[in-house]
Molecule: transfer RNA
Organism: Candidatus Nanohaloarchaea archaeon
């Protein structure tokens, strides 16, 4: 210095390839159950999709630039 992954809800990610509704798990929050807790039901609860730009009718998804992490190579 090249070259490759990853970045999305509090937490782990899915979803990009093929452009049109932001999503699971878990957690949290009220109730209900319980002597109380757990378990388990029921409802609710979270978003600058890493930043700027750019194409497009429309962008998490395409395109260039950058920023942070982690790998290789030299």
């Nucleotide at each position: 210095g090249g070259c490759c992954g990853a970045u999305u809800a509090g937490c782990u990610c899915a979803g990009c390839c093929u452009g049109g509704g932001a999503g699971a798990g878990c957690g949290c929050u009220g109730c209900a159950c319980u002597g109380a807790a757990g378990a388990u039901g029921c409802a609710g609860u979270u978003g600058u999709c890493c930043u700027c730009g750019g194409u497009u009718c429309a962008a998490a998804u395409c395109c260039g630039a950058g920023a942070u992490c982690g790998g290789c190579c030299a």